This is a predicted structure of a 97-nucleotide RNA (Glycine riboswitch aptamer) from a Frankiaceae bacterium.

């Protein structure tokens, strides 16, 4: 003084799909609407979860590791919230030289 790489919080950015039916309480009110549970269809996928696996480790076998691929458990389908991934800086690890 100190790379890449890994981690964590922080700040920006961030798709997709009925603010559908039907029941109950509340706001408010006599148009209507907002908002919370529960229920039924419908529908989406980029949290997290499983599958194959493409592909990596490495030429094969064998073993590991593995997607935004696939399934929708779960989550979600107006705003908020959440969001894989991306970026920027910080902490720390790597850490000993």
């Nucleotide at each position: 003084c100190c790379a890449c790489c890994c981690c964590g919080a922080g700040c920006g950015g961030g798709a997709g799909a009925g603010c559908u039916c039907c029941g109950g309480a509340g706001c408010a009110g006599c148009c209507a609407g907002c908002c919370c549970c529960g229920g039924g269809c419908g529908c989406c996928g980029a949290a997290g979860g499983a599958g194959c696996a493409a592909c990596u480790c490495u030429c094969c076998c064998c073993g590991a590791g593995a997607a935004c691929c696939u399934c929708u458990c779960a989550g979600g389908c107006a705003c908020c919230a959440g969001g894989a991934c991306c970026g920027c800086g910080c902490g720390g690890g790597c850490a000993g030289g």

The prediction has a mean pLDDT of 76. It matches the Rfam family "Glycine riboswitch aptamer". Rfam links the family to the GO term glycine biosynthetic process.